Overview
The RNA shown here (transfer RNA) has 73 nucleotides and comes from a Pseudomonadota bacterium. The coordinates come from a structure-prediction model, not an experiment, and the mean pLDDT is 80. Its Rfam family is "tRNA". Clan: tRNA clan. By type it is a transfer RNA. Taxonomically the source falls in Pseudomonadota (Bacteria, Pseudomonadati). The RNAcentral record of the sequence draws on ENA.
């Protein structure tokens, strides 16, 4: 340099191929407990990497960019 794949909550990942952004862990509050852990109930947390385009509507499609992984040269 060329090509492929990936980027969504603090972390690991979903979102049924365009129609309300979710789960587990973590964190916070309460219950339980002599205290803590475990367990139970509830809660907080997101410009879906960045910028455009298509569309009534984009996390999902198209283009460019940034970062990461891999292959080739």
């Nucleotide at each position: 340099g060329u090509g492929a794949c990936c980027a969504u909550a603090g972390c690991u990942c979903a979102a049924u191929u365009g129609g309300c952004a979710g789960a587990g862990c973590a964190c916070c509050u309460g219950g339980c407990u002599g205290u803590g852990g475990a367990c139970c109930a509830g809660g907080c947390g997101g410009u879906u990497g960045c910028g455009g385009g298509u569309u009534c509507g984009a996390g999902a499609c198209c283009c460019a960019c940034u970062g990461g992984u891999c292959a080739c040269c």